This is a predicted structure of a 327-nucleotide part of an RNA (large-subunit ribosomal RNA, domain IV) from a metagenome.

Context: one part of a larger RNA
């Protein structure tokens, strides 16, 4: 000096990103126990008292008297507590070996598909899973207990339905054209050219799809701007105008979302970029990509208080092991 363990005057979080670590608390019995609440809880809430030995009486347990010690759960093992908030209802699950969480799951809710040789999945097929099940079932997707709710938009994209018209493939169809050629014309060069064969090929016909017409948002998604106006001022219930498919409803709001920002006001502190309560000017909340609340729960996150302490003021000492020397 390091590691591990122990003790400490006075103070008691002044340490620090943060009470990290340590300390406090702790068992059993008795008394007592608030807000809130889904009436189950919260709750071991909190906060107090007792615990040894001898004798007597009762003997389930205790009561009374006496005694000893600094100390009686005499050592060891054995919750610190409270207040307020965010998130997630909860128990659970997860990155084996840097993340345990607000992530995943969940019961509950909703939409969609599927009538059975089901849909769906797998396989080249046979076959298999679904299921020895049958819509109170199975499959896919979203949300995520519970309470109160879940607004407007179908223009775009998707899905579902429709079939009048437009467009549209192969195929059908075969007008026409070309090549070949008997033959004919011509002195010849060459020209014409039937039947057949070969090649090409217009009109016409021709399904789904797309265009088109409807529906559908707990489908993917979206949910405005400018100007003026009230008898102080300010503001604008009100009016005008432009655009849109429709212009954000309830609720919440500097928020796990607020840039400006340490917004402003109030609370807490002597002093508070954090915290709590409000305000609303929401850069850029908002309703199952769920909105707002919420008892209980949480090795969760943020703020505060009491207790407690070597975390600190500020360090000291002790024990063990290493370090060091020798072998």
């Nucleotide at each position: 000096u390091c590691a591990c363990g122990g003790u400490u005057a006075a103070g008691g979080a002044a340490c620090u990103a943060g009470g990290c670590a340590a300390a406090u608390u702790g068992a059993c019995c008795c008394c007592g126990u608030a807000c809130c609440u889904u009436c189950g809880g919260a709750a071991u809430a909190a906060g107090g008292g007792g615990u040894c030995c001898u004798c007597g009486c009762u003997u389930u347990u205790g009561c009374g008297a006496g005694g000893c010690g600094c100390a009686g759960a005499g050592a060891a093992u054995a919750g610190g507590u409270c207040c307020a908030g965010g998130c997630a209802a909860c128990u659970g699950u997860u990155u084996a070996a840097c993340a345990a969480a607000a992530a995943c799951a969940c019961a509950g809710g909703g939409c969609u598909g599927u009538g059975c040789c089901a849909a769906u999945u797998u396989g080249a097929a046979a076959g298999a899973a679904g299921a020895a099940g049958u819509a109170u079932a199975c499959a896919g997707c979203c949300u995520g207990a519970c309470a109160c709710c879940u607004g407007c938009c179908c223009g775009g994209u998707g899905c579902c339905g429709g079939a009048a018209g437009g467009u549209u493939a192969a195929g059908a169809g075969g007008a026409g054209a070309g090549c070949u050629c008997a033959u004919c014309a011509g002195c010849g060069a060459u020209g014409a050219g039937a039947a057949g064969g070969c090649u090409u090929g217009a009109a016409u016909u021709g399904a789904a799809g797309c265009c088109c017409c409807g529906g559908u948002a707990a489908a993917c998604g979206g949910c405005g701007g400018c100007c003026g106006u009230a008898a102080c001022u300010a503001u604008a219930a009100c009016g005008g105008u432009c655009c849109u498919a429709a212009g954000g409803u309830a609720g919440c709001g500097a928020a796990a979302u607020u840039c400006c920002u340490u917004g402003u006001c109030g609370g807490g502190u002597a002093a508070g970029u954090u915290c709590c309560g409000a305000c609303c000017u929401g850069c850029a909340c908002g309703a199952a990509u769920g909105g707002u609340g919420u008892a209980a729960u949480g090795a969760u996150c943020c703020g505060g208080a009491c207790g407690c302490u070597g975390u600190c003021u500020c360090a000291a000492c002790c024990a063990u092991g290493a370090g060091c020397u020798c072998a």
The RNAcentral record of the full RNA draws on SILVA.